[in-house]
């Protein structure tokens, strides 16, 4: 220097003319129109996947069910998001080759299968307390039966810790040494996950929870078509309740009683639209400086106020700069207008799409047994 | 704006408590028939919407995306 990967950021600017949509001021012939001023899409406005604000309903408390999450510590209004760290996995490196440690890069939904249940097709004797072949003992019909045995064979994704020795009829953690793992105890480092060491126990009963389940934690439900107000509109067919006292109608001479009705609930019927919510002069706000923190982030000072529509505005044209491509006599000339995409109550994240560009970092180094 | 469901052969659908995918119609060939239809026999046809993950193993379980449909004032 180039290329690849990762992280962060940008993702056109200015001028003129003509429009579109809110706001403010003024004017007029005032359901509106005209003039002037000023504002007018994004890093994802998207998907609607999480979490909140806000609103309505329900509200005595608790439990079950259901859903979600799951290593540790921290950040945050909150989160299934983020930061830092731990464990595990993959790959690469030094080597003649292999393994282990170590280092670099990347990934990680990473509680518990010694609570219980389920599943593990085919193959294989056997898929969880495994005798098909083989080995050994005994019996006799000499190739069969009874029993022992997980060292060897083969199958499979997975076969009951590995190597060596002792031991045995043959074998086997049956016993021993070393190694690997597990459990318990103890000690050191760390806030912690965890790591390192020592001792004891032959403890070595497969995998699977993005299978049921268990444990811990959290969650009331519904979403701006929430909801508030004004306006428009309308018919009680039917079902249930209808207690006490005073009170409506019918049956009755009166009381009791019964039925109907009023009323309540369900069900049914009816319904132009408008304003607020709603876009903020005051917030989980934006920019910048400083300080603290490994970092996410936090604190303080200063400055700013930043679209608000309702079928829905934010555009078109021309020129210049910048960018890209080609040619070049290095002066320029010619061509191109282009990514993903477009607010709809708001905010914090995640995910997905994206022409082109900028900055930074890495692509490497050192070994040991 | 909010919520929910679905995507499997040419078409309509099963299979979804994981174990290598089927049915009906359609298509092709043969038989029957003078011929066609109907009928019978046989055959072919699938990257289970796409990508990634969990697992020994995924149409099925989980995540993300793409497409389609339905409901709510």
């Nucleotide at each position: 220097a180039u290329a690849g990967c990762g992280u962060u950021c940008c993702g056109u600017u200015c001028u003129g003319u003509c429009g579109c949509u809110g706001c403010c001021a003024g004017g007029c012939c005032u359901a509106g129109c005209c003039u002037g001023g000023g504002g007018g899409a994004g890093g994802a406005a998207a998907g609607u996947c999480c979490g909140g604000a806000c609103a309505a309903c329900u509200c005595a408390g608790a439990g079950c069910a259901c859903c979600a999450u799951a290593c540790u510590u921290c950040c945050u209004a909150a989160c299934g998001g983020g930061a830092a760290g731990g464990g595990c996995c993959u790959u690469c490196g030094u080597u003649c080759g292999g393994g282990u440690a170590c280092g670099g890069a990347g990934g990680u939904a990473c509680g518990a299968c010694c609570a219980g249940u389920g599943c593990c097709g085919c193959a294989g004797a056997a898929a969880a307390g495994a005798a098909c072949c083989g080995c050994c003992u005994c019996g006799c019909u000499u190739g069969c039966g009874a029993g022992g045995u997980a060292a060897g064979g083969g199958u499979g994704a997975a076969a009951a810790g590995g190597u060596g020795g002792g031991g045995u009829a043959a074998g086997a953690g049956c016993c021993c040494a070393c190694c690997a793992g597990u459990g318990c105890a103890u000690c050191g480092a760390g806030c912690g996950a965890u790591c390192a060491g020592u001792g004891c126990a032959g403890c070595u009963g497969g995998g699977u929870a993005a299978a049921c389940u268990c444990u811990a934690u959290g969650g009331g439900u519904u979403g701006a078509a929430a909801g508030a107000c004004c306006g428009u509109g309308u018919a009680u067919a039917c079902c249930g309740g209808g207690a006490u006292u005073g009170a409506g109608g019918g049956c009755u001479g009166c009381u009791c009683g019964c039925c109907c009705g009023a009323c309540c609930g369900g069900g049914g019927g009816g319904u132009a639209g408008g304003u607020c919510g709603a876009u903020g002069c005051c917030g989980a706000u934006c920019g910048u400086a400083c300080g603290c923190g490994u970092g996410a982030g936090c604190g303080u000072g200063c400055g700013g106020c930043u679209a608000g529509a309702u079928a829905a505005a934010u555009g078109a044209c021309a020129g210049a700069a910048g960018c890209c491509u080609g040619c070049u006599u290095c002066g320029g000339c010619a061509g191109g207008a282009u990514a993903c995409a477009g607010a709809a109550u708001c905010c914090g994240g995640c995910u997905u799409a994206c022409a082109g560009g900028a900055a930074c970092g890495c692509u490497a180094a050192a070994u040991a047994c | 704006g909010a919520u929910u469901u679905c995507g499997u052969a040419g078409c309509u659908c099963a299979g979804c408590u994981g174990g290598u995918a089927g049915a009906g119609c359609a298509a092709u060939a043969c038989a029957c028939u003078u011929u066609u239809a109907a009928u019978g026999u046989a055959u072919g046809g699938g990257c289970c919407c796409u990508g990634g993950g969990u697992u020994c193993g995924a149409a099925u379980c989980c995540c993300a995306g793409c497409g389609a449909a339905a409901u709510c004032a």